[in-house]
């Protein structure tokens, strides 16, 4: 000055997963999800079926764990669109059962991470100055 690591913070990011308050589990409030009428819909139900999620298909394979592809989805200085890249495309539940669905019931509020801090146009909007 430059590269690895670590450990704390700020700032953020995936995500419904935050705030207050309490200390003894927990409780409000915000956010989120399931279940459940009439109407309408819909009759495909051992090839079960259904549910949170972006994460669902296909294709090859040396066939648990592997490979490419893909619907679909993320990524800051606040929003939107465009480029030209990168990065996820998972995992779990219910338990024979569930269309939507008012009023009513009831469950969650974890976990992980650290770059698109590149670029162009729009716009909002804060500040200063005149």
């Nucleotide at each position: 000055u430059a590269a690895u690591g670590u450990u704390a913070g700020a700032c953020u990011c995936c995500g419904a997963a935050u705030u207050c308050c309490a200390u003894u589990a927990a409780g409000a409030a915000g956010c989120g999800g399931g279940g459940g009428a009439a109407c309408c819909g819909a009759u495909u139900u051992u090839a079960g079926g259904g549910g949170u999620g972006a994460a669902u298909c296909c294709u090859g394979g040396u066939a648990u764990u592997c490979a490419g592809g893909u619907a679909g989805g993320g990524a800051a200085a606040c929003u939107u669109g465009g480029a030209g890249g990168c990065c996820c495309g998972a995992a779990c539940c219910c338990g024979a059962c569930a269309g939507c669905u008012a009023a009513c019931c009831u469950c969650g509020u974890a976990g992980g991470a650290g770059u698109g801090g590149u670029c162009c146009a729009a716009g909002c909007g804060u500040a200063g100055u005149g």